[in-house]
Transfer RNA from a Phycisphaerales bacterium, 73 nucleotides, folded computationally.
The prediction has a mean pLDDT of 81.
Rfam family: tRNA.
It was read from a public genome assembly.
Lineage of the source: Bacteria > Pseudomonadati > Planctomycetota > Phycisphaerae > Phycisphaerales.

RNA sequence: GGGCGCGUAGCUCAAUGGCUAGAGCGCUCGCCUUACACGCGAGAGGUUCCCGGUUCGAGACCGGGCGCGCCCA
Numbered sequence: 001g002g003g004c005g006c007g008u009a010g011c012u013c014a015a016u017g018g019c020u021a022g023a024g025c026g027c028u029c030g031c032c033u034u035a036c037a038c039g040c041g042a043g044a045g046g047u048u049c050c051c052g053g054u055u056c057g058a059g060a061c062c063g064g065g066c067g068c069g070c071c072c073a
Stems, first nucleotide, its partner, number of pairs: 001072007010025004018056001027043005049065005
């Protein structure tokens, strides 16, 4: 330098182009316990990597950029 894949909550990942982006784990609070853990219930937490485009509507499609991984040179 070229090709391919990936980028969404603290972590691991979902989400047919469609109403308000969810799940598990983690975190906080409550119940339970003498207490802790487990269990049960509730809650907080998001510029969906960035810019632009297509569309009535983009996390998803298109172009460019950035980062990471693999391969080729």